């Protein structure tokens, strides 16, 4: 410097051309590392030509 941990921005962390991870304080949750935003994934309900579409909701406690 670049890339990655769902998205913009930021934090935390990792890797070195690759896109993963035992990392990201601890435990917890189906809910993805954290916050705002989003509502991609995840959960429930309805519809369906079974391809998918729509609605609701959006882990938690603690240091």
């Nucleotide at each position: 410097a670049g890339c990655c941990g769902u998205c913009u921005g930021g934090g935390c962390g990792g890797c070195u051309c690759u896109a993963a991870a035992u990392a990201g304080g601890u435990u917890u949750u189906a809910a993805g590392c954290c916050c705002c935003u989003a509502g991609c994934g995840u959960u429930c309900c309805u519809c369906u030509u079974u391809g998918g579409a729509g609605g609701a909701g959006g882990u938690a406690a603690u240091a």
Annotation
The RNA shown here (Pistol ribozyme) has 63 nucleotides. Its Rfam family is "Pistol ribozyme". Gene Ontology term of the family: catalytic activity. Of the family's consensus pairs, 94% are formed in the model. The sequence is in RNAcentral, with records from ZWD. The coordinates come from a structure-prediction model, not an experiment, and the mean pLDDT is 87.